Record summary:
The RNA shown here (transfer RNA) has 73 nucleotides and comes from Pangasius djambal. It matches the Rfam family "tRNA". It is annotated as a transfer RNA. The sequence is in RNAcentral, with records from ENA. The organism belongs to Pangasius, within Eukaryota.
Parts: sequence; C1' cells; structure tokens
RNA sequence: GGCUCCAUAGCUCAGUGGUUAGAGCACUGGCCUUGUAAACUAGGGGUCGUGAGUACAAUCCUCACUGGGGCCU
Repeated sequence: GGCUCCAUAGCUCAGUGGUUAGAGCACUGGCCUUGUAAACUAGGGGUCGUGAGUACAAUCCUCACUGGGGCCU
C1' cells in the first nucleotide's frame, strides 16, 4: 500500500428499511435477613463511532473518515 470484518447502555452482545432500540450481567430503590450476599420486585442509563448521500422513512443501504482485528504484498 491492497483486501476483508467489526464499532449499538458501564461490560458482553442481539436486532432489522417502518415511526417508543432490546437482552444478560453490572448500577439504584424496595422486599427479605441479626447483618451481608443470593432470590423476588420496581427503576435509571443510548446523539446506534463521525460526516455526507439515497429514500416518504436510515441503527440498518452507499461513500468518505476515525479507531480496532485478520489476511496478502
């Protein structure tokens, strides 16, 4: 330098062109306990990496950039 994959909650990940974006763990409150943990229950937390384009509509498609992984030279 070329090709390819990935980027979504604090962490690990799912999701799919259709209008409130989800799960588990973690976190907070309650309940329980002598107390802690576990269990149960309720809740908070997201500009879906950045910018542009296509489309009635973009987390999803296209392009560029940024960061990371792999392969080739």